[in-house]
Context: one part of a larger RNA
RNA sequence: GGAUGAACGCUAGCGACAGGCCUAACACAUGCAAGUCGAGGGGCAGCACAUGAGUAGCAAUACGAUGGUGGCGACCGGCGCACGGGUGAGUAACACGUAUGCAACCUGCCUGUAAGAGGGGAAUAACCCGGAGAAAUUCGGACUAAUACCGCAUAAUACCACGAGACUGCAUGGUUUUGUGGUUAAACAUUUAUGGCUUACAGAUGGGCAUGCGUAUGAUUAGAUAGUUGGUAGGGUAACGGCCUACCAAGUCUACGAUCAUUAGGGGUUCUGAGAGGAAGGUCCCCCACACUGGUACUGAGACACGGACCAGACUCCUACGGGAGGCAGCAGUGGGGAAUAUUGGACAAUGGGGGGAACCCUGAUCCAGCGAUGCCGCGUGUGUGAAGAAGGCCUGAGGGUUGUAAAGCACUUUAGUUGGGGAGGAAAGGCUCUCUUCGAAUAGGGGAGAGAAAAGACGUUACCCAAAGAAUAAGCACCGGCUAACUCUGUGCCAGCAGCCGCGGUAAUACAGAGGGUGCAAGCGUUAAUC
Numbered sequence: 001g002g003a004u005g006a007a008c009g010c011u012a013g014c015g016a017c018a019g020g021c022c023u024a025a026c027a028c029a030u031g032c033a034a035g036u037c038g039a040g041g042g043g044c045a046g047c048a049c050a051u052g053a054g055u056a057g058c059a060a061u062a063c064g065a066u067g068g069u070g071g072c073g074a075c076c077g078g079c080g081c082a083c084g085g086g087u088g089a090g091u092a093a094c095a096c097g098u099a100u101g102c103a104a105c106c107u108g109c110c111u112g113u114a115a116g117a118g119g120g121g122a123a124u125a126a127c128c129c130g131g132a133g134a135a136a137u138u139c140g141g142a143c144u145a146a147u148a149c150c151g152c153a154u155a156a157u158a159c160c161a162c163g164a165g166a167c168u169g170c171a172u173g174g175u176u177u178u179g180u181g182g183u184u185a186a187a188c189a190u191u192u193a194u195g196g197c198u199u200a201c202a203g204a205u206g207g208g209c210a211u212g213c214g215u216a217u218g219a220u221u222a223g224a225u226a227g228u229u230g231g232u233a234g235g236g237u238a239a240c241g242g243c244c245u246a247c248c249a250a251g252u253c254u255a256c257g258a259u260c261a262u263u264a265g266g267g268g269u270u271c272u273g274a275g276a277g278g279a280a281g282g283u284c285c286c287c288c289a290c291a292c293u294g295g296u297a298c299u300g301a302g303a304c305a306c307g308g309a310c311c312a313g314a315c316u317c318c319u320a321c322g323g324g325a326g327g328c329a330g331c332a333g334u335g336g337g338g339a340a341u342a343u344u345g346g347a348c349a350a351u352g353g354g355g356g357g358a359a360c361c362c363u364g365a366u367c368c369a370g371c372g373a374u375g376c377c378g379c380g381u382g383u384g385u386g387a388a389g390a391a392g393g394c395c396u397g398a399g400g401g402u403u404g405u406a407a408a409g410c411a412c413u414u415u416a417g418u419u420g421g422g423g424a425g426g427a428a429a430g431g432c433u434c435u436c437u438u439c440g441a442a443u444a445g446g447g448g449a450g451a452g453a454a455a456a457g458a459c460g461u462u463a464c465c466c467a468a469a470g471a472a473u474a475a476g477c478a479c480c481g482g483c484u485a486a487c488u489c490u491g492u493g494c495c496a497g498c499a500g501c502c503g504c505g506g507u508a509a510u511a512c513a514g515a516g517g518g519u520g521c522a523a524g525c526g527u528u529a530a531u532c
């Protein structure tokens, strides 16, 4: 000198952009953060409509009835909940980076191709009845549906077993043709257009596994290892493998640093530096790991699952003492810790995600706003003129010098701010109507193109523009002995104090304190911390 997720002191006008618990992976009140589909289903609690027998009333109307309709709480079912969001505790490791391999693998939704969807059955939730319990919840009986569940049929380029042939490779082997036998599938909805269902092959996407190299410190850590190293057989997995088990052998790693200990998420990148290097890994992106602590599996295409389950533990809460409930390292917010880090805000308008045929619903992802000079950048705090060089202050050699064109005065301007008015863009798509075209038997409908009307903006009193008044509302901080730009007076008297280093202060202190003056930066300026 640079740089910081900074803090502290003094000070403070505005805006754009960015960033904001580095400490206790400490504990958490409250609200929200994952739902959706009635075009899968039985139904019908609530809302709305309709209907008509009834009751009260002169009537308006009120009560009650009927799943009949729109729709829909709860329930069965489908998809999603494995994404998105958070954190960095653990991990020195194929975790990460990079380069390869899988002749050892999986892949829901999506795309393409080729086939198919015949015919049956038995239940169960909801609802109803009854019971247990303080509650959480739970038990029994009876009824019922499905794209829920289970047989049967059909069936291969799928799978299994046994054969025959061809081609070929880096080993185990691989590819391909073909024969015989066996096994295995489906689901429907409805406005009839579509949307779904089953099987096979291929693609795309996403993952799994293996390997070479790279990847912190310590030898005041020198030996470590029994599923350990290899083999055979079996099990298990989507898949190879001591991954697991039985048996057999005695191996395997290590001064090219094993093992142990300490520290640590890794990378793209960031800072610095002429570079080599050094330091860092906050925000953003990729990967990994974790979700109160430890363990386990279930479901599923995918989890050993943050807002799922079970068990154990610690903690907190409820309890009728029998038993139960919970998990903010999601967004806000609270306590605590700390030098220190924000609102219990708005909206789904845009982008994206989930569900749905769609309308649409959900979305603390996201987009915005709020708070704080935390940083960077930009703007402003006026401009011109003005010598009687005013007054006042300070210094003085008492003449004067300096503050200083500075002020006042005069003439202007109005950025930002204030007040009033106007006012974009972020809105495209989808849905609806019409026209053309294509598929189609179709004047049904779908795909494509075009036109039209309507609705939809959190931000938002937006950006921006116009007008009005008026210099009006806006400057501080540190330093002035040398390093280092900037000097005098007064006070103090080795005291009080200063200090980054050298060092100042004991009666003439440019070094302490105050003042005048000056220097440097400027809405900031200094100090501290750690870093190059």
Stems, first nucleotide, its partner, number of pairs: 001532002004529001006528005013379003017375002020371001021337001026335003030332003035079003040076002043072002047070003050066002054063003086290003096214007105207002110203007118152001120150002128141005158183011188195002216262003223253003228250008265287004269280004292313005315326004343369001345368003351365001352363004382412004392403004416473001418468005426459001432452008476521005481502003487516005497504002
Model confidence (mean pLDDT): 84 of 100. Predicted 3D model of a 532-nucleotide part of an RNA (small-subunit ribosomal RNA, 5' domain) from an uncultured bacterium. Its Rfam family is "Bacterial small subunit ribosomal RNA". The RNAcentral record of the full RNA draws on SILVA.